A computed fold for a 94-nucleotide RNA from a Desulfobulbaceae bacterium, annotated as c-di-GMP-I riboswitch aptamer. The model forms 88% of the base pairs in the Rfam consensus. The sequence was found by an Rfam model in a public genome assembly.
RNA sequence: UUUAGAAAAAGCCAAACCGCGCGAGACCGCGGGACGGAAAGCCACGGGUCCUCCCAACUGUGCCUGCACAGUGAAGGACAGCCGAGCUGCCUGG
Numbered sequence: 001u002u003u004a005g006a007a008a009a010a011g012c013c014a015a016a017c018c019g020c021g022c023g024a025g026a027c028c029g030c031g032g033g034a035c036g037g038a039a040a041g042c043c044a045c046g047g048g049u050c051c052u053c054c055c056a057a058c059u060g061u062g063c064c065u066g067c068a069c070a071g072u073g074a075a076g077g078a079c080a081g082c083c084g085a086g087c088u089g090c091c092u093g094g
Stems, first nucleotide, its partner, number of pairs: 002094004012037002017032005035081001041087002045084003048079005057072007
């Protein structure tokens, strides 16, 4: 440097759920807690999934005839413990 693995050793992270907080929401933060993880470290580049306060457009319905509701799409946001890519990393063996 590269590759394989988590048996050992030292460690690390932390699901669900609960409490507090933020947000329109998905989610996120902190504390508790451990389902699991060999990158469950970082990263929104590709795919995928999720959310919709506001804004522009289109369609339909109702009737108070220009307003309301619903849907689509647009736009914006979220998820790295969904997959892939990129970067970094402990131990042991080759």